[in-house]
RNA sequence: AAAAGAAGUAGCGAUGAAGCUCGCUUAACCGCACCAGCGAGGUGCUGAUGGCUUCUACCCCGGU
Numbered sequence: 001a002a003a004a005g006a007a008g009u010a011g012c013g014a015u016g017a018a019g020c021u022c023g024c025u026u027a028a029c030c031g032c033a034c035c036a037g038c039g040a041g042g043u044g045c046u047g048a049u050g051g052c053u054u055c056u057a058c059c060c061c062g063g064u
Stems, first nucleotide, its partner, number of pairs: 010025004016055006031045005
């Protein structure tokens, strides 16, 4: 340095953080639609969660 195995108050689940919870992993994971179409590429749309709660950012409406 590489490989294998084990463990993990290790990691991952389309845009940030925390708690709880579910699933998954030496890789999990990296959204959808249309055009073109080998592909690259282009256009448009939703969402800060895997799920729940809270905070922050963004968007819409109303009030002061």
Molecule: Fluoride riboswitch aptamer (crcB RNA motif)
Organism: Actinomycetota bacterium